[in-house]
C1' cells in the first nucleotide's frame, strides 16, 4: 500500500509567531482578516505503554491521535417504517496487529 480488529453523539485556547485559505473526495451547507491553514505553548482523552490492581475502576510521565459543526450533511447495499425517517453497511479517521 494491503489486509484483519476496536473506536468516531463526550471533551480540549479571548495565548504568540504569521498571514489566506479550511471543512478527506464528490455534491451541499459551513467557517474565516472579529485571522483559515501551519509552527511553538497550552489543553483534552486514555488506543498502546508505565504505575497500581485478582479483574473492574484509577492515574498520567512516555508514543499517537484530537482540540467548528455527529465522521458538519449526503454519497455504496440492505432493512424496517411509509415519503420522509431510523437502524445497519459502504466510504473516511484514529489505535493496535499482521504481511
Nucleotide at each position: 500500500c494491503u489486509c484483519u480488529u476496536a473506536u468516531c453523539a463526550a471533551g480540549a485556547g479571548u495565548g504568540g509567531c504569521u498571514g489566506a485559505g479550511g471543512g478527506a473526495c464528490a455534491g451541499g451547507c459551513c467557517c474565516u482578516u472579529u485571522g483559515a491553514a501551519g509552527c511553538c505553548c497550552g489543553g483534552c482523552a486514555a488506543c498502546c505503554u508505565g504505575c497500581a490492581u485478582u479483574u473492574u475502576c484509577g492515574u498520567a510521565a512516555g508514543g499517537u491521535g484530537c482540540c467548528a459543526a455527529u465522521u458538519c450533511c449526503u454519497g455504496u447495499g440492505g432493512c424496517a417504517a411509509u415519503u420522509u425517517u431510523g437502524c445497519c453497511u459502504u466510504a473516511g479517521a484514529u489505535g493496535a496487529g499482521a504481511c